[in-house]
RNA sequence: AUCGAAAAAGGCAAACUCGGUGCAAGCCGGGGACGCAAAGCUACGGGACCCCCUCAGGGUUAGCCGGGCUACCGAAC
Numbered sequence: 001a002u003c004g005a006a007a008a009a010g011g012c013a014a015a016c017u018c019g020g021u022g023c024a025a026g027c028c029g030g031g032g033a034c035g036c037a038a039a040g041c042u043a044c045g046g047g048a049c050c051c052c053c054u055c056a057g058g059g060u061u062a063g064c065c066g067g068g069c070u071a072c073c074g075a076a077c
Base pairs, nucleotide, nucleotide: 003074004073011036012035016031017030018029019028020027021026034063040069041068042067044066045065046064047061048060049059050058051057
């Protein structure tokens, strides 16, 4: 470096729920754990979703996939 243990330490937190916020998708905080070895960061490509009569345009999603950047621990390979 690769890799990821019926290991240890530490971490994150789906659904649901309470409060706040947004036209909405959604987001933020508390509770809560389905899961996660990058479920850390990043909308660069694709997908999905929302606003918009439609187009144009704008937005959300990193816990849909890929790419980029960074990182704790240490059995086996």

c-di-GMP-I-GGC riboswitch aptamer from Cryobacterium lactosi, 77 nucleotides, folded computationally. Of the family's consensus pairs, 95% are formed in the model.